The prediction has a mean pLDDT of 77. Predicted 3D model of a 176-nucleotide RNA (Lysine riboswitch aptamer) from a Bacillota bacterium. Of the family's consensus pairs, 96% are formed in the model. NCBI's taxonomy places the organism under Bacteria, Bacillati, Bacillota.
RNA sequence: GUGAAUGGUAGAGGCGCGGUGAAUUAAGAGUACGCACUGGGAGUGACCAAACGAUGAGUGGUGUGGAAAGGAGUCGCCGCCGAAGCAGGGAUUUAAUUGGACCGAAUUCUUGCUGGGCUUGUGCUUAAGAAGUACAAGACUGUCACCCGAGAUCCGGGUGGUGCGCUAUCUUGCAC
Numbered sequence: 001g002u003g004a005a006u007g008g009u010a011g012a013g014g015c016g017c018g019g020u021g022a023a024u025u026a027a028g029a030g031u032a033c034g035c036a037c038u039g040g041g042a043g044u045g046a047c048c049a050a051a052c053g054a055u056g057a058g059u060g061g062u063g064u065g066g067a068a069a070g071g072a073g074u075c076g077c078c079g080c081c082g083a084a085g086c087a088g089g090g091a092u093u094u095a096a097u098u099g100g101a102c103c104g105a106a107u108u109c110u111u112g113c114u115g116g117g118c119u120u121g122u123g124c125u126u127a128a129g130a131a132g133u134a135c136a137a138g139a140c141u142g143u144c145a146c147c148c149g150a151g152a153u154c155c156g157g158g159u160g161g162u163g164c165g166c167u168a169u170c171u172u173g174c175a176c
Base pairs, nucleotide, nucleotide: 001176002175003174005172007170008169009168010167011166014081016080017079018078019077020076021075022074024072025071033065034064035063036062037061038060043052044051047100048099049098084114085113086112087111088110089109090108091107092106093105094104115141116140118138119137120136121135122134123133124132142162143161144160145159146158147157148156149155
């Protein structure tokens, strides 16, 4: 000096990812629910119980009053580039309700998959033509390898792979 290897540090991809706050938004919804009347005649209670019910349950009708959760986009701030997301399993906590169970939610551990965003189709989820998600297809894009172009870092094209990757740099040892 060159090459590959281990470990560390710093970066890049772009409608880039996630969190949070504020104001707003509509297909939630004139729904759930409350009250009055009517109608009807024994159940209602989602699973179990409590509780309610002939002083009239539920379904139904009329009138009147009438929510919320959750989601999306915009702006600001914060953390970032396995950012993050999804699926399976485990642990802890929480939670609607009168109580319990179940569903759900939060945190965390672990295994696997996905480089990234977009479009389309099908399914799931949902009130939903929104959003999310799984699978498939499509082009785009980042990066690396190989090939081609008079082609040299650059540029363009083609094929293929994909994050435990790539680029830069440092330490340590190894080989020449």